RNAcentral holds the sequence, with entries from ENA. This is a predicted structure of a 77-nucleotide RNA (transfer RNA) from Candidatus Jorgensenbacteria bacterium GWC1_48_12. Lineage of the source: Bacteria > Bacteria candidate phyla > Candidatus Joergenseniibacteriota. Its Rfam family is "tRNA". Rfam describes the family as follows. Transfer RNA (tRNA) molecules are approximately 80 nucleotides in length. The coordinates come from a structure-prediction model, not an experiment, and the mean pLDDT is 81.
[in-house]
RNA sequence: GCGCCCGUAGCUCAGCGGAUUAGAGCAGGUGCCUUCGAAGCACAAGGUCGGGGGUUCGAAUCCCUCCGGGCGCACCA
Numbered sequence: 001g002c003g004c005c006c007g008u009a010g011c012u013c014a015g016c017g018g019a020u021u022a023g024a025g026c027a028g029g030u031g032c033c034u035u036c037g038a039a040g041c042a043c044a045a046g047g048u049c050g051g052g053g054g055u056u057c058g059a060a061u062c063c064c065u066c067c068g069g070g071c072g073c074a075c076c077a
Stems, first nucleotide, its partner, number of pairs: 001073007010026004029043004050066005
């Protein structure tokens, strides 16, 4: 330098054939239970989907660009 993949909640990930109104598990919070805890049960909260721009009535999803991470190839005479 070229190509491919990944980036979504604090963590691990699903959703990526455009419209259910963004989800699950774990962690953390509150309550119940308990003598107190743990476990269990219930509830609530937590995101401007890596940044910017574009297409579209409508974008996490399609296009362009940038950033970060990973892999392969090439160069390194």